[in-house]
Context: one part of a larger RNA
RNA sequence: CGUUAGAAUAUUGAGAAGAUCUGUCCUUAGUACGAGAGGACCGGGAUGGACAAACCUCUGAUGUACCAGUUGUCACGCCAGUGGCAUCGCUGGGUAGUCACGUUUGGAAUGGAUAAUCGCUGAAAGCAUCUAAGUGAGAAGCCAACUUCAAGAUGAGUAUUCUUUUUAAGUCUCCUUCGAGACCAGGAGGUUGAUAGGCUGGGGGUGUAAGUGCAGCAAUGUAUUUAGCUGACCAGUACUAAUAUGACGUUAGC
Numbered sequence: 001c002g003u004u005a006g007a008a009u010a011u012u013g014a015g016a017a018g019a020u021c022u023g024u025c026c027u028u029a030g031u032a033c034g035a036g037a038g039g040a041c042c043g044g045g046a047u048g049g050a051c052a053a054a055c056c057u058c059u060g061a062u063g064u065a066c067c068a069g070u071u072g073u074c075a076c077g078c079c080a081g082u083g084g085c086a087u088c089g090c091u092g093g094g095u096a097g098u099c100a101c102g103u104u105u106g107g108a109a110u111g112g113a114u115a116a117u118c119g120c121u122g123a124a125a126g127c128a129u130c131u132a133a134g135u136g137a138g139a140a141g142c143c144a145a146c147u148u149c150a151a152g153a154u155g156a157g158u159a160u161u162c163u164u165u166u167u168a169a170g171u172c173u174c175c176u177u178c179g180a181g182a183c184c185a186g187g188a189g190g191u192u193g194a195u196a197g198g199c200u201g202g203g204g205g206u207g208u209a210a211g212u213g214c215a216g217c218a219a220u221g222u223a224u225u226u227a228g229c230u231g232a233c234c235a236g237u238a239c240u241a242a243u244a245u246g247a248c249g250u251u252a253g254c
Stems, first nucleotide, its partner, number of pairs: 001152001005163007015149004021049007033038001051106005059100004066093005071086006110144003117137004170248003174190005195241003198237005204230003211224005
């Protein structure tokens, strides 16, 4: 821009893409078959490999705004307690998120038309012949079926609702933001409000803070104390910020 008024919501599916893999074991059955050696079809079940998708309950990785320990040095006048720098100084853990080495799931079943092939009936050609008329079976392959996208499918589809005598329905800008994201887009929200931050409570993490008392000459230990601190997690709560404005958008005809 189009889809022939403009919108919002929900859809159909022409078409397209993806997936389509496979081993071993048990059983049927040491059966059919075979002199024996050996050894099935068909059917039923179990468990793997590779691949793919989703997710984070478990196991782990990471986790430079979380916690603790600790070395050197500088600073806060000193002690104590802290802070800066040294690869995040080093070390031990670790929430959320992200991830695999982790977990779950998948390629199942079914139908149709067929290939090679195997038939039935059957003439030309009194026989024979799967073929000439007619009619069956038959594959991991084909078409459906499974997953996803999909009306620019210009053949532009369908349904419901809303709007128009003053700027409508609605959309955008702007702002708070996100399990969304390069930007854009998309989602949640904008006071008739829990959108983000803060605060409060909880969870999870770390591992028992500081100060003070007591014991010890002291280092230190111990009680207060399963403390103190705590990023992303879960709730509650308008304290802060989403204020106030603004832009676009109607007249459908011949």
The part of an RNA shown here (large-subunit ribosomal RNA, domain VI) has 254 nucleotides and comes from a metagenome. RNAcentral holds the full RNA, with entries from SILVA. Its Rfam family is "Bacterial large subunit ribosomal RNA". Rfam links the family to the GO terms ribosome and structural constituent of ribosome.